[in-house]
Context: one part of a larger RNA
RNA sequence: UCAUGGUUAAGGAACUAGGCAAAAUGGUCCUGUAACUUCGGGAAAAAGGACGCUCCAGUGAUGGAGUCGCAGAUAAUCGGCCCAGGCGACUGUUUACCAAAAACACAUGGCUAUGCUAAUUCGUAAGAAGAUGUAUAUGGCCUGACACCUGCCCGGUGCUGGAAGGUUAAGAGGAGAGCUCAGACUAGAGUCGAAGGUUUGAAUUGAAGCCCCAGUAAACGGCGGCCGUAACUAUAACGGUCCUAAGGUAGCGAAAUUCCUUGUCGGGUAAGUUCCGACCUGCACGAAUGGUGUAACGAUCUGGGUACUGUCUCAACCAUGAUCUCG
Numbered sequence: 001u002c003a004u005g006g007u008u009a010a011g012g013a014a015c016u017a018g019g020c021a022a023a024a025u026g027g028u029c030c031u032g033u034a035a036c037u038u039c040g041g042g043a044a045a046a047a048g049g050a051c052g053c054u055c056c057a058g059u060g061a062u063g064g065a066g067u068c069g070c071a072g073a074u075a076a077u078c079g080g081c082c083c084a085g086g087c088g089a090c091u092g093u094u095u096a097c098c099a100a101a102a103a104c105a106c107a108u109g110g111c112u113a114u115g116c117u118a119a120u121u122c123g124u125a126a127g128a129a130g131a132u133g134u135a136u137a138u139g140g141c142c143u144g145a146c147a148c149c150u151g152c153c154c155g156g157u158g159c160u161g162g163a164a165g166g167u168u169a170a171g172a173g174g175a176g177a178g179c180u181c182a183g184a185c186u187a188g189a190g191u192c193g194a195a196g197g198u199u200u201g202a203a204u205u206g207a208a209g210c211c212c213c214a215g216u217a218a219a220c221g222g223c224g225g226c227c228g229u230a231a232c233u234a235u236a237a238c239g240g241u242c243c244u245a246a247g248g249u250a251g252c253g254a255a256a257u258u259c260c261u262u263g264u265c266g267g268g269u270a271a272g273u274u275c276c277g278a279c280c281u282g283c284a285c286g287a288a289u290g291g292u293g294u295a296a297c298g299a300u301c302u303g304g305g306u307a308c309u310g311u312c313u314c315a316a317c318c319a320u321g322a323u324c325u326c327g
Stems, first nucleotide, its partner, number of pairs: 001322008010313002014311001019308001027051005036041001038145001052067006068072001080306007087298002092104002109142006120129003146293004151223003156220002158216005165211003171205002176200005183192003224242005251285001252282001263279005
């Protein structure tokens, strides 16, 4: 000096990003137990009391008497508690070795595919899973207990359905054209050229798809601007106008979302960028990419209180071990 333990006057979180760490609580029996609540819980709520040993009586529970200590669940083992808010309903799962969570899952709800040789998946195939199941089933996608709810938009993209017209491949088709050639013509060079062969090739015909027409948002997604107006002022129930597929409904709101921002007001503190309750000017909430609540639950996150303490004011000492120096 370090590590691991132990003790500490007065104070008691003043420490610190944060009570991190430590301390405190702790058992059994009895009494008693709030808000809230899904009536099950909450709850070991909270809060309080008793507890050793010896003798006697009693079957026993227990009662009586005595006795020791500062202290009787005397060691070990062994919840600290309470209030408020966020998130996730819950038990569960996870980054083996820096993350255990608000992430994943979940019961619930919805959409969608599939009529059985099912859809879907694996495989070149045979074949297999689905399933020795059959729509109260199986697959895919989203949501995420429960309560109250889930508004408007189908213009874009997707999906489903439609089929009149437009466009459209191979194929079918074969107008026409080129080459070749018996032969014919020509003094010659050469010209013409049937059948056949060969190289091409127009019209016409030709499906799905796309264009097109509808439907569909618990499909992907989207859900406005400017100006004026009331008998103080301010504000605007009201009006005008432009644009849109439609202009954000209920609810919530400086929020895990608010930049300006430590917004403003109230509460808590002597003092509060955090916290709680409001307001609404929502930079840039919003309804199964779910919205708002919610008892219970949580090694969850945030704020407060009580208890407690060497976390601190501010350090000190002790024990054990290690390092270092000297021997």

Large-subunit ribosomal RNA, domain IV from Odoribacter sp. Z80, 327 nucleotides, folded computationally. Model confidence (mean pLDDT): 87 of 100. The full RNA is in RNAcentral, with records from ENA.